[in-house]
c-di-GMP-I riboswitch aptamer from a Thermomicrobiales bacterium, 75 nucleotides, folded computationally. Its Rfam family is "c-di-GMP-I riboswitch aptamer". Rfam describes the family as follows. GEMM was predicted in a large-scale screen for bacterial structured RNA regulatory elements. It was read from a public genome assembly, where an Rfam model found it. NCBI's taxonomy places the organism under Bacteria, Pseudomonadati, Thermomicrobiota, Thermomicrobia, Thermomicrobiales.
RNA sequence: GAUCGACAAUGGCAAACCCGCCGCGAGGCGGGGACGCAAAGCCACGGGCCUCACGCAGGUGGCCGGGCUGUUCGC
Numbered sequence: 001g002a003u004c005g006a007c008a009a010u011g012g013c014a015a016a017c018c019c020g021c022c023g024c025g026a027g028g029c030g031g032g033g034a035c036g037c038a039a040a041g042c043c044a045c046g047g048g049c050c051u052c053a054c055g056c057a058g059g060u061g062g063c064c065g066g067g068c069u070g071u072u073c074g075c
Stems, first nucleotide, its partner, number of pairs: 004074003012037002017032006035062001041068003045065003048060004
């Protein structure tokens, strides 16, 4: 440095649901809350799924693949 892994430790993120706000909507943001996650950090490039006011439109990265970046420990 790279790859694999998650036994240990320090921690990290936060599903459903509830409240407030934004949006036609899928959904997003903030707070609470934890189902889970070894990239559940970021990116709509491909596929899937979802929405619509059907547009060369929008959403989903915690659906799959891919790309970029990163931490601890062990081998």